Predicted 3D model of a 72-nucleotide RNA (transfer RNA) from a Candidatus Woesebacteria bacterium.
Model confidence (mean pLDDT): 83 of 100.
It matches the Rfam family "tRNA". Rfam describes the family as follows. Transfer RNA (tRNA) molecules are approximately 80 nucleotides in length.
[in-house]
RNA sequence: GCCGGGAUAGCUCAACGGUGGAGCAACGCUUUUGUAAAGCGAAGGUUGAAGGUUCAAAUCCUUUUCCCGGCU
Numbered sequence: 001g002c003c004g005g006g007a008u009a010g011c012u013c014a015a016c017g018g019u020g021g022a023g024c025a026a027c028g029c030u031u032u033u034g035u036a037a038a039g040c041g042a043a044g045g046u047u048g049a050a051g052g053u054u055c056a057a058a059u060c061c062u063u064u065u066c067c068c069g070g071c072u
Base pairs, nucleotide, nucleotide: 001071002070003069004068005067006066007065010024011023012022013021018055027041028040029039030038048064049063050062051061052060
């Protein structure tokens, strides 16, 4: 230099172009003499960044940053 994959909640990961969810963690409540476990609840996101297409973009297109792998 070229090619491919990835970036989404604190962490690990989902999500046919049509309201971004789950598990774990943390928080609150119930239960317990107390803790753990269990159950319930609420909260937590400019979907790496910037543009474009579209009525509508995490998703499609372009550029770009970072990470991983391959080729030279």